[in-house]
RNA sequence: UGAGGCUGCUGGUUGAUCGCUAUCGUCUGAUAAGAUAAUAGAGGAAAGUCCGGACUUCUUGUAAGCAAGGUGCCAGAUAACAUCUGGCGUUAAAGAUUGGAAAGUCUUUAAUAGGGAAAGUGCAACAGAAAAUAUACCGCCGUAAAGGUAAGGGUGAAAUGGUGCGGUAAGAGCGCACCGCAUAGAUUGGCAACAAUCAUGGCACUGCAAACCCCACCUGAAGCAAGACCAAAUAGGAAUGGAUAAGGGAGCUUACACCUGCAUGCUAUUCGGGUAGGUCGCUUGAGCUUGUCGGUGACGACAAUGCCUAGAUGAAUGAUCAAACAUGGGAUAUUUCCAGGACAGAAUCCGGCUUAUAGGUUGCCUCAUACU
RNA sequence: GGGCACAUAGCUCAGGGGUUAGAGCGCUACGUUGACAUCGUAGAGGUCCGAGGUUCGAGACCUCGUGUGCCCACCA
Numbered sequence: 001u002g003a004g005g006c007u008g009c010u011g012g013u014u015g016a017u018c019g020c021u022a023u024c025g026u027c028u029g030a031u032a033a034g035a036u037a038a039u040a041g042a043g044g045a046a047a048g049u050c051c052g053g054a055c056u057u058c059u060u061g062u063a064a065g066c067a068a069g070g071u072g073c074c075a076g077a078u079a080a081c082a083u084c085u086g087g088c089g090u091u092a093a094a095g096a097u098u099g100g101a102a103a104g105u106c107u108u109u110a111a112u113a114g115g116g117a118a119a120g121u122g123c124a125a126c127a128g129a130a131a132a133u134a135u136a137c138c139g140c141c142g143u144a145a146a147g148g149u150a151a152g153g154g155u156g157a158a159a160u161g162g163u164g165c166g167g168u169a170a171g172a173g174c175g176c177a178c179c180g181c182a183u184a185g186a187u188u189g190g191c192a193a194c195a196a197u198c199a200u201g202g203c204a205c206u207g208c209a210a211a212c213c214c215c216a217c218c219u220g221a222a223g224c225a226a227g228a229c230c231a232a233a234u235a236g237g238a239a240u241g242g243a244u245a246a247g248g249g250a251g252c253u254u255a256c257a258c259c260u261g262c263a264u265g266c267u268a269u270u271c272g273g274g275u276a277g278g279u280c281g282c283u284u285g286a287g288c289u290u291g292u293c294g295g296u297g298a299c300g301a302c303a304a305u306g307c308c309u310a311g312a313u314g315a316a317u318g319a320u321c322a323a324a325c326a327u328g329g330g331a332u333a334u335u336u337c338c339a340g341g342a343c344a345g346a347a348u349c350c351g352g353c354u355u356a357u358a359g360g361u362u363g364c365c366u367c368a369u370a371c372u
Numbered sequence: 373g374g375g376c377a378c379a380u381a382g383c384u385c386a387g388g389g390g391u392u393a394g395a396g397c398g399c400u401a402c403g404u405u406g407a408c409a410u411c412g413u414a415g416a417g418g419u420c421c422g423a424g425g426u427u428c429g430a431g432a433c434c435u436c437g438u439g440u441g442c443c444c445a446c447c448a
Base pairs, nucleotide, nucleotide: 001368002367003366004365005364006363008361009360010359013323014322015321016320017319018318020041021040022039023038025036026035027034028033043343047354048353050352051351052350053349054348055223056222057221058220060257061256062255063254064253065252066251068219069218070217071216072215073087074086075085076084077083088114089112090111091110092109093108094107095106096105097104098103115214116213120212121211122208123207124206137153138152139149140148141147161179162178163177164176165175166174180203181201182200183199185198186197187196188195189194227280228279229278230277237271238270239269240268241267242266247260248259249258273447274446275445287307288306289304290303291302292301293300294299325341327339328338329337330336331335373444374443375442376441377440378439379438382397383396384395385394390428399415400414401413402412403411421437422436423435424434425433
């Protein structure tokens, strides 16, 4: 210098003209309304609606059990979470190293929905002798038979530890050494997950829980078209159910408290009728910026005469022109012509996740080339 | 704006972890008929909407997308 990967940030700029929405003024006008100045006016995802909350309604709250759903290594952050941060374990790759081998140890990088398979049930096709209380097809031993044998062969995703020595009729943790493995044994370190060392055990528990399930923890439902108020209009309707003096109240049951309560009424579903208007909810909030401090970090605390940053509803945020900038193409020879600006458009609001995204750019890593 | 459901052959649907995914209708060829329909025989036709994961193994289980369809105003 170039290419690739990971990660963070940004994601069109300036000016003029004509419009649109909101707020607050001024002028004209009897009212209705009209004219006009100033200020503000989409995103990192506004998207998918996948999680978690705020808020509102269902009359409400506490405790226990059952059902349904969800989460799942440990600790922390947070209003909360399936999110985030730090750590642990496991798996894979590369390199180094020990070793005769099997395998182990260390470093780096990446992934990780990672409780329990010694509570129970279920599944494991095909192939293979055998697929979960092991098993005898070939082979080996045995004169043969009975029988013994998991060392060797072959199958499979998976075959009941590995190497060596001893041992044996042949073999085998049958015995021993080393490695691996297990332990609701001990000690040490750590808040913990867990790790290290020692001891014990011939080795037992094949895998699947994004199969049922068990264990621990969490969860009421619906959603701003929630809901509150005003106005207008209509046939103040119909059918089928439900509860009834004690009953009812947000999955069911129980207990306690609370609320309501003696009917031409109440309540559920369906059909029919009417309206298609306005105000609130609505945007000042777990808010933004800067600084200091604490913390490995997520994040938190404090301070500032600091800032106010869309609120539309037949749903505004746009169009045209010019300039420079980036990109692509053609011609030419350094200038000119043409195209043309990624994904995408708020709808009650926040915290996340996921998905889409041209170009520019910070930092780190790898490779190639050149120079020192 | 909010809430749900579905996607398997040309069409309508089964299949709910196991070898090579089925059924009906439709389509093609042959036979039957003078010809057609009916009937009979044989056959073709599938990236199970796409991508990733769990698993030895996924049409199915989990996650993320894509597409299609449905429901939800107020008053008495």
Description
Two RNAs folded together computationally: RNase P RNA and transfer RNA, 448 nucleotides in total. Rfam match: Bacterial RNase P class A. The family's RNA type in Rfam is ribozyme. The coordinates come from a structure-prediction model, not an experiment, and the mean pLDDT is 77.